[in-house]
RNA sequence: CCUUAUCAAGAGUGGCAGAGGGAAUAGGCCCGAUGAAGCCCGGCAACCCAGCCUUCAUAUUUUAUGAAGGAGAAGGUGCUAAAUCCUACAGAAAUAUUAAGAAUGUUUCUGAAAGAUGAGG
Numbered sequence: 001c002c003u004u005a006u007c008a009a010g011a012g013u014g015g016c017a018g019a020g021g022g023a024a025u026a027g028g029c030c031c032g033a034u035g036a037a038g039c040c041c042g043g044c045a046a047c048c049c050a051g052c053c054u055u056c057a058u059a060u061u062u063u064a065u066g067a068a069g070g071a072g073a074a075g076g077u078g079c080u081a082a083a084u085c086c087u088a089c090a091g092a093a094a095u096a097u098u099a100a101g102a103a104u105g106u107u108u109c110u111g112a113a114a115g116a117u118g119a120g121g
Stems, first nucleotide, its partner, number of pairs: 001121007012041001014040003020031003025088004042080003047076002049072001052070008084114001089111009
């Protein structure tokens, strides 16, 4: 870089540390000396998955291999404030301003983009 799946659930009254942090840009809104980032420990989850169970298929049939499912948590990652904190682009609906239309604003929904993580290349 490409493909693909997921991203509203869950997870700390711990130790070290000492001023920032919430990816980048912009706007907003937040977290932080009652302790940010980072490191360690603990935890969560179940993407990959050792071993286990069930079913099916095939073969050289007490077995092996493959597929699907289940339980699980040994191992590889990941995660551990707020929806990926929210918005940004496109479409739809409602609504406000107006005599009306256009336009603009606001709200909601859908999709995309960007990003994060896993697996494969």
Predicted 3D model of a 121-nucleotide RNA (SAM riboswitch aptamer (S box leader)) from a pig gut metagenome. Rfam family: SAM riboswitch aptamer (S box leader). Its family is annotated with regulation of gene expression in the Gene Ontology. Of the family's consensus pairs, 94% are formed in the model.